[in-house]
Context: one part of a larger RNA
RNA sequence: CUGGGCGUAAAGGGUGUGUAGGCGGUCUUGUUAGUCCCCUGUUAAAGCCCACGGCCUAACCGUGGAAGAACAGUGGAAACGGCAAGACUUAGAGAGUGCGAGGGGUGCGUGGAACUCACGGAGUAGGGGUGAAAUCCGUUGAUAUCGUGGGGAACACCAAAAGCGAAGGCAGCGCACUGGCGCAUUUCUGACGCUGAAACACGAAAGCGUAGGUAGCGAAUGGGAUUAGAUACCCCAGUAGUCUACGCCCUAAACGAUCUUGACUGGCUUUUCGGAGUAUCGACCCUCUGAGAGGCGAAGCUAACGCGUUAAGUCAAGCGCCUGGGUAGUACGAGCGCAAGCUUAAAACUC
Numbered sequence: 001c002u003g004g005g006c007g008u009a010a011a012g013g014g015u016g017u018g019u020a021g022g023c024g025g026u027c028u029u030g031u032u033a034g035u036c037c038c039c040u041g042u043u044a045a046a047g048c049c050c051a052c053g054g055c056c057u058a059a060c061c062g063u064g065g066a067a068g069a070a071c072a073g074u075g076g077a078a079a080c081g082g083c084a085a086g087a088c089u090u091a092g093a094g095a096g097u098g099c100g101a102g103g104g105g106u107g108c109g110u111g112g113a114a115c116u117c118a119c120g121g122a123g124u125a126g127g128g129g130u131g132a133a134a135u136c137c138g139u140u141g142a143u144a145u146c147g148u149g150g151g152g153a154a155c156a157c158c159a160a161a162a163g164c165g166a167a168g169g170c171a172g173c174g175c176a177c178u179g180g181c182g183c184a185u186u187u188c189u190g191a192c193g194c195u196g197a198a199a200c201a202c203g204a205a206a207g208c209g210u211a212g213g214u215a216g217c218g219a220a221u222g223g224g225a226u227u228a229g230a231u232a233c234c235c236c237a238g239u240a241g242u243c244u245a246c247g248c249c250c251u252a253a254a255c256g257a258u259c260u261u262g263a264c265u266g267g268c269u270u271u272u273c274g275g276a277g278u279a280u281c282g283a284c285c286c287u288c289u290g291a292g293a294g295g296c297g298a299a300g301c302u303a304a305c306g307c308g309u310u311a312a313g314u315c316a317a318g319c320g321c322c323u324g325g326g327u328a329g330u331a332c333g334a335g336c337g338c339a340a341g342c343u344u345a346a347a348a349c350u351c
Stems, first nucleotide, its partner, number of pairs: 004322003007305002012319001014202004021195003025088008034080001035077003039073004049065006092192001093189003096185005104178007111155001115151007126137002163170002207248006216242002221237004259318006267296011300307002324351003333344004
C1' cells in the first nucleotide's frame, strides 16, 4: 500500500465555524495533457503460448511463429471527467413574505416559601442527636411559639416517555437586547452545495489568580462514638469551596459508549409544534401532510445482545480513529499553562 474494521470485543475527534484538499444538480455549445479507439515504433536474448524437430520417452534442448503491460509518436472519438462560455429551477442551498412553538443566550429588575442571624414579646427546663449514646447548645433563659428587621443561596406545585440548544447545558416571574428552528407560500437569487487536515471559537464539575460575598451545605481539620484498630461509614462543629465580576484551566462514563451530510427501503402505536380538508359559533373528534420526541416490531443486519425510516438495513461523499496484553496514555522531546497539569507520544523488557 492492499485488505478488514470502529453501539457493548481495540477503535467516532467533547462540540461547532471553517481554510486548503477531496467530492458535487439539470441542459447546451466549444475545446481537451484525464478517458476511449486505430495505426506505427520500442519493449535484448532466454522464459510463457503455438507449431515442427533432436536426445528410446519425459524433463531438457533446437528452429520458426505468435502474444505482450508500459512508454513514445501520427490520426481519430467526445459518453464520462477537466477547462471555457451560456442557460435552467420541479428538485440542492440561500433569501423574501406570512404565521408558530420553545427552561436557547446575555443584562437589568422583582416575588414567595424555606433556612439562618439580630432585636423584641410571651414562656421554663430542657433541647439536639443516635442502633444506643456522647461530644454540642441551654437558667448570662435555649428548644418550641409570635412579631419586626437583615442576609445569602436555590426556585416546591406546574413537570411530562414533554420542550430548547452544536455540544457542554438550560427551569420562580417581568422587561430589554439577541441566536437558532418549524410550517405555509413558491415572490426572488441561480448550484451559491457536502465534507473538512490546519486554524479559530465554545466547552460540566473540580481546580487556579485578583476583588467581593458567605445563609445553607461542606473536601481538609478538630471533637464524640463504633471498633482489635477506625487516618472510615454514624454524630457535633467546621476552613477552602459552593455564589458574583474579570482572567485562566480544557478535562469527563464530555455516552446514544453509535462522526457529519445526502439518497433509498413494509407497518402499528403514544406524544410536541405547524399546515390543509371536513365539521363547527368555537374547541374536541376524524382524514391527509411537514418537522421533531418516544414505545413495539416486517425485511435486512448482528458473534450474540440487540438495531430496525431517529438503522447497528441498502448505497454515496468527506473526515477521525483501531491493529494482542502489560510496560503506558507513562518516559523523553516539543507546544500550552501562574500552578495543578493538559496535548502530542514511544522503547527496552515481559506474557